[in-house]
The RNA shown here (SAM riboswitch aptamer (S box leader)) has 108 nucleotides and comes from Thermoanaerobacterium saccharolyticum.
Its Rfam family is "SAM riboswitch aptamer (S box leader)". Rfam describes the family as follows. The SAM riboswitch is found upstream of a number of genes which code for proteins involved in methionine or cysteine biosynthesis in Gram-positive bacteria.
The RNAcentral record of the sequence draws on Ribocentre.
């Protein structure tokens, strides 16, 4: 690396260290020395887990601190394929559903 299901409109430091890149990829637009990435800490959520109550197939509450993750600018920042709708349109907008991708649990 692959394949299955489930989420993706919320939430979350004016902190240390670093020292120039970053938002996966495209086109676009944005973040940054009023300091990027990354690593500590601090914060968020509740996917597995765990209590309760129900039941065994699910399903609803709860805690969240020394149980595995995870994320912590913009909706996955917008888009990339298809349809419909608006429109004089090959502009442009809008709505779907679709690929991409993150994350988890789980298969092999």
């Nucleotide at each position: 690396a692959a394949c299955u299901c489930a989420u993706c409109a919320a939430g979350a430091g004016c902190g240390g260290u670093g020292g120039a890149g970053g938002g996966a990829c495209u086109g676009g637009c944005c973040c940054u020395a009023u300091g990027a990435a990354a690593c500590c800490c601090g914060g968020c959520a509740a996917c597995c887990g765990u209590c309760a109550u129900g039941u065994u197939u699910u399903a609803u509450g709860a805690a969240a601190a020394u149980g595995g993750u995870g994320c912590u600018a913009a909706u996955u920042c917008c888009u990339g394929c298809a349809a419909a709708g608006c429109g004089u349109a090959u502009a442009g907008c809008u709505u779907u559903g679709g690929g991409a991708g993150a994350u988890g649990a789980g298969u092999a």